Small-subunit ribosomal RNA, 5' domain from a Pseudobdellovibrionaceae bacterium, 505 nucleotides, folded computationally.
Its Rfam family is "Bacterial small subunit ribosomal RNA".
The sequence was found in a public genome assembly.
Model confidence (mean pLDDT): 82 of 100.

Context: one part of a larger RNA
RNA sequence: GAACAAACGCUGGCGGCGUGCCUAAUACAUGCAAGUCGAACGAGAAUAUGCCUUCGGGUAUAUUCUAGUGGCGUACGGGUGAGUAACGCGUGGAUAAUCUUCCUUAAAGUGGGGAAUAACUAGUCGAAAGAUUAGCUAAUACCGCAUAAGACCACAGGUCCUUCGGGGCAAGGGGUUAAAGUCUAACGACGCUUUAAGAUGAGUCUGCGCCCGAUUAGCUAGUUGGUGAGGUAAAAGCUCACCAAGGCGACGAUCGGUAGCUGGUCUGAGAGGACGGCCAGCCACACUGGGACUGAGACACGGCCCAGACUCCUACGGGAGGCAGCAGUAGGGAAUAUUGCACAAUGGAGGAAACUCUGAUGCAGCGACGCCGCGUGAGUGACGAAGGCCUUCGGGUUGUAAAGCUCUGUUCUCAGGGAAAAAGCAAGUGAUUGUACCUGAGAAGAAAGGACCGGCUAACUUCGUGCCAGCAGCCGCGGUAAGACGAGGGGUCCAAGCGUUGUUC
Numbered sequence: 001g002a003a004c005a006a007a008c009g010c011u012g013g014c015g016g017c018g019u020g021c022c023u024a025a026u027a028c029a030u031g032c033a034a035g036u037c038g039a040a041c042g043a044g045a046a047u048a049u050g051c052c053u054u055c056g057g058g059u060a061u062a063u064u065c066u067a068g069u070g071g072c073g074u075a076c077g078g079g080u081g082a083g084u085a086a087c088g089c090g091u092g093g094a095u096a097a098u099c100u101u102c103c104u105u106a107a108a109g110u111g112g113g114g115a116a117u118a119a120c121u122a123g124u125c126g127a128a129a130g131a132u133u134a135g136c137u138a139a140u141a142c143c144g145c146a147u148a149a150g151a152c153c154a155c156a157g158g159u160c161c162u163u164c165g166g167g168g169c170a171a172g173g174g175g176u177u178a179a180a181g182u183c184u185a186a187c188g189a190c191g192c193u194u195u196a197a198g199a200u201g202a203g204u205c206u207g208c209g210c211c212c213g214a215u216u217a218g219c220u221a222g223u224u225g226g227u228g229a230g231g232u233a234a235a236a237g238c239u240c241a242c243c244a245a246g247g248c249g250a251c252g253a254u255c256g257g258u259a260g261c262u263g264g265u266c267u268g269a270g271a272g273g274a275c276g277g278c279c280a281g282c283c284a285c286a287c288u289g290g291g292a293c294u295g296a297g298a299c300a301c302g303g304c305c306c307a308g309a310c311u312c313c314u315a316c317g318g319g320a321g322g323c324a325g326c327a328g329u330a331g332g333g334a335a336u337a338u339u340g341c342a343c344a345a346u347g348g349a350g351g352a353a354a355c356u357c358u359g360a361u362g363c364a365g366c367g368a369c370g371c372c373g374c375g376u377g378a379g380u381g382a383c384g385a386a387g388g389c390c391u392u393c394g395g396g397u398u399g400u401a402a403a404g405c406u407c408u409g410u411u412c413u414c415a416g417g418g419a420a421a422a423a424g425c426a427a428g429u430g431a432u433u434g435u436a437c438c439u440g441a442g443a444a445g446a447a448a449g450g451a452c453c454g455g456c457u458a459a460c461u462u463c464g465u466g467c468c469a470g471c472a473g474c475c476g477c478g479g480u481a482a483g484a485c486g487a488g489g490g491g492u493c494c495a496a497g498c499g500u501u502g503u504u505c
Base pairs, nucleotide, nucleotide: 001505002504003503004502006501007500008499009498010497013374014373015372016371017370018369019367020366021332026330027329028328030327031326032325035072036071037070040069041068043066044065045064046063047062048061049060050059051058052057079285080284081283088210089209090208091207092206093205094204095203098202099201103198104197105196106195107194108193109192110191111145113143114142120135121134122133123132124131125130150177151176152175153174155172158169159168160167161166181190182189183188211257212256213255218248219247220246223245224244225243226242227241228240229239230238260282261281262280263279264275265274266273267272287308288307289306290305291304310321311320312319313318338364340363341362342361346360347358348357349356350355377407378406379405380404387398388397389396390395412442413441414440415439416438417437421432449494450493451492452491453490454475455474456473460489461488462487463486464485470477471476
């Protein structure tokens, strides 16, 4: 000098765009943050209309709502950086060792049956959470059967490729293996099953690279390899039995410390050094530890089970909970915001759609926290008012500065008008917002401070003080004429900021 997720002191007019718990991955009151589908299914309730009526009601249709069965989603989106020095990340490869819901393309099919169960009804237990018995019922829920283009399995050959391990393709006979309906008057549409390919996403392996310590020198028994078996979507000590005795290490193993990694950011002429907040990609985690279930996908933040710590409810028998989602609270701290508005836009989930949900997101609020822009007036005005300060007492300086006169209206206040963002055949649809912007009127009115002035370093005098009080980044000032302390005047540098502290280069 530059920079900052900064803080502190003094000061503070406006706008735009950004940004805001770096500390306790501490504990959390309250509300919200993941639902949706009646065009899969049975039931219940309400309303309207029609018909019947013993006037109690019954029945049919339509609409709306409710819990339940079922489907899809909840593995995305959002948060945090505790752990991790690792194939975790980056980069380049491999997968002939793999999976992939939804979507796209293509091929083939969608036949015929069965048994339950929730809801519901009637009970029982319990303070509650909830549990339980009996009975009834439906399905795109569940289970057989049929069919098998195809797929899979073994068989015997063919052909092509091959890294010689193996792999691809077509044909053969044998075995195994599927389905679900709904809407519509109908056509048809949406589904369902099997297969092939694509796309997307993911798993695994691997070359190279990725902090400090040798005052850490030896480490390792599933350890290293083989055979066989199991296991996985998938190679593999991944697991197990047996066999062998290997494997790693001064090219730093092991151990200890620190740390999420990267694109990048800051600085620097560069080389390099430091950092990894916002944004984007990857990883890891979700009170702590462990485990699996469901599923295409999780070993699952707002799912389940077990154990633990903590908090809460209780009728003391037993139960409930997890903000590192958005707000917010307490605590810690030098320090970090609203318990806001809206789904109008973008995107996501479900749905045929209408639509519903969405603290993602879009916006608003708070903070000079940062960057950028604008303003706090302009012109004229004295051989120069008053006052202040200095003075050699002549004057000098503050200083065209003020006053006065003439203007302007950025900003401000009031009034009137008033968007774009909205795209879909048309119509309708804006939280922001009566905002931005435009017009008119009013009024110089409401808007300047901070640090410094001995040298480094731009800027000087007077008074007070008297090694005191104090200053100070370094050198150093202060003991009676202090340009260095304190105050006044004057000046210098920045400016809605200016200084100080901290950190990095």